[in-house]
Context: one part of a larger RNA
Molecule: small-subunit ribosomal RNA, 5' domain
Organism: Candidatus Sumerlaeota bacterium
């Protein structure tokens, strides 16, 4: 000198863009952060509204009966709605944190003839015919609750057999190409095994009073088998990657082989047996520290330091362990066990996990709102409309940083007054002020007022197969930010400057006070009676909505 996720002191006008729990991976009240699909399936309310039955009271009547009041049933609307349940997809993404981790992960480059891959794309083939359940529901029982048990009914794109099998798997026979000699790919024949699910729009026929059922044609969304692709992932290899030798030896599944198990897959990954190996001063082992990288800071560079925000990868989710489901699991807002902690309890037993967004306590020098919206972008589900989305988009707070703007501009000498200094003549503050003009940013106030919007829905056209999809035109609709940005009008110098320094390094000097005291100080050093170095004042210098100090890095 530059830099910072900074802090502290004094001061503080506006805006834009960024950025903001670095310590306690300490504990957490409260709300929200992952749902969606009725075009897979069976059930199915309540309140309210309309309606007025039975019954009761009373009046008239001899009675039958009729009138009135109370009363509120059935039925209809709400509505096959809300709701819970079965089922499908998602919940493995997105979001957070950096604890752990030093042949681990990461970065770069290879290999997989040792592998998997839901949704998506392309291609080929198929979608026939049956069955039995379990929730919801209902009945009963247990429990304070969480919830649990038993009996009964029921649907499906839930579950299970059967049929069929171009390809697939296993096996066998005959070849071909390649090979790292393990095998890989491929052609033909035989045998065996192994699949599926329907929903919906429109047209037509038929049954029906209708609702609807059923058949058929067509469109669409699905389902099953297989091949290929894309994407994502698994595994293996090489190189690079901190400090300590005041850590020198380490190792028994250890190193290798055979056989088997396991996995999507190789492998001591695991097991049995056999052999005795394997690593190491080119630093093994041990200890300490640490997420890694793109990058960031600094520097002329080489290098040094660093890894916050953003992006990629990894690891973790109260602590430790475990599996299940699934195409896929570190399964943060899943499950089980153990532990610590907190809460509820009828004392028998239960519930919980903010390193998601806000917010709170603690510790700390120190880091924000318990905000708005799904309008945009993206994601999940859905045929779609749409629903959900603390991702995200925005607003709020903090001079925390960077950048921009303003706090006026021009004229104005009797060089006013006041202050300070003085050799008492004057000098300086100083064109500074007053005063006269000018402009009008920002803030203020009044009015207008966005871009971000593309979609969606309706109608019509083109293309297409009368369909869907695509596309064009018209109409209509969708904005949290926000009555914001921006534009125009009005008023008026009116509302907006401080901080540090002035001995040398280092730009900037005098007076007073103090008297080795009080104090200053980055280094040298100042202060003991004239201190440009302490404190105050005037003046000057520097930077400026900041200025200094401290800490850290180069």
């Nucleotide at each position: 000198g530059a830099a910072c996720g900074a802090a502290c002191g004094c001061u503080g006008g506006c805006g834009g863009c960024g950025u903001g729990g670095a310590u306690u991976a300490g504990g957490c009240a409260u709300g929200c952060a992952a749902g969606u699909c009725g075009a897979g399936c069976g059930c199915g309310a309540a309140a309210g509204g309309c309606g007025g039955a039975a019954g009761u009271c009373u009046c008239a009547g001899c009675a039958a009966u009729g009138g009135g009041a109370c009363g509120g049933a059935a039925g209809c609307c709400c509505g096959g709605u809300a709701g819970a349940g079965c089922g499908g997809c998602g919940a493995a993404c997105g979001g957070g944190u950096g604890a752990g981790u030093a042949c681990a992960a990461g970065g770069c480059g290879g290999g997989u003839a040792a592998u998997g891959u839901g949704c998506c794309c392309u291609c080929g083939g198929g979608u026939g015919g049956g069955g039995g359940a379990c929730a919801a529901c209902u009945c009963c029982g247990g429990g304070a609750a969480a919830c649990c048990g038993g009996g009964g009914c029921u649907a499906a794109u839930a579950c299970c057999g059967c049929a069929u099998a171009c390809a697939u798997u296993u096996u066998u026979c005959c070849g071909g190409u390649c090979u790292a000699c393990g095998g890989a790919c491929u052609g033909g024949g035989g045998a065996a095994a192994g699949a599926a699910a329907g929903g919906u729009g429109c047209g037509c026929g038929u049954c029906g009073a209708a609702a609807g059922g059923u058949g058929u044609g067509u469109g669409u969304c699905g389902c099953c088998c297989g091949a290929g692709g894309a994407u994502c992932a698994g595994c293996c290899c090489g190189c690079c990657u901190c400090c300590c030798a005041u850590u020198a030896g380490c190792u028994a599944g250890u190193u290798g082989g055979u056989a088997g198990g396991g996995u999507a897959a190789u492998g001591g990954c695991c097991u049995a047996c056999c052999a005795a190996g394997g690593c190491u001063a080119c630093g093994a082992u041990g200890g300490g520290u640490a997420g890694c990288u793109g990058g960031u800071c600094u520097g002329a560079g080489a290098g040094g330091a660093u890894g916050g925000u953003c992006a990629g990868c990894c690891a973790c989710a109260c602590u430790g362990g475990g599996a299940c489901u699934g195409a896929g699991a570190u399964a943060c807002g899943g499950c089980c066990c153990a532990g610590a902690c907190u809460c509820c309890u009828a004392c028998g037993g239960g519930a919980g996990g903010c390193a998601g967004c806000a917010g709170u306590c603690u510790a700390g020098a120190g880091g924000c709102u318990u905000c708005g919206g799904c309008a945009a972008u993206g994601g999940a589900c859905g045929a779609a409309a749409g629903u959900c989305u603390g991702a995200c988009c925005g607003a709020g707070c903090g001079a925390c940083g960077c950048c921009g703007c303003g706090u006026a501009u021009g004229g104005g000498a009797u060089g006013a007054a006041g202050g300070u200094c003085u050799u008492c003549g004057g000098a300086u503050u100083g064109u500074a002020a007053a005063c006269c003009a000018u402009g009008g940013u920002c803030a203020g106030u009044c009015g207008g007022g966005a871009c971000g919007a593309a979609u969606g829905c309706c109608c019509g056209g083109a293309u297409g197969g009368a369909g869907a999809a695509u596309u064009c035109g018209g109409g209509u609709u969708u904005g949290a930010c926000g009555g914001u940005a921006c534009c125009g009008g009005c008023a008026g110098g009116g509302g907006a400057a401080g901080c540090c320094a002035c001995g040398g390094c280092u730009a900037a000097c005098u007076c007073c006070g103090u008297g080795c005291c009080a104090g200053c100080a980055g280094c040298c050093g100042c202060g003991g009676u004239a201190a440009u170095a302490c404190g105050g004042a005037g003046g000057u210098g520097g930077c400026a909505a900041g200025c200094g100090u401290u800490g850290u890095u180069c």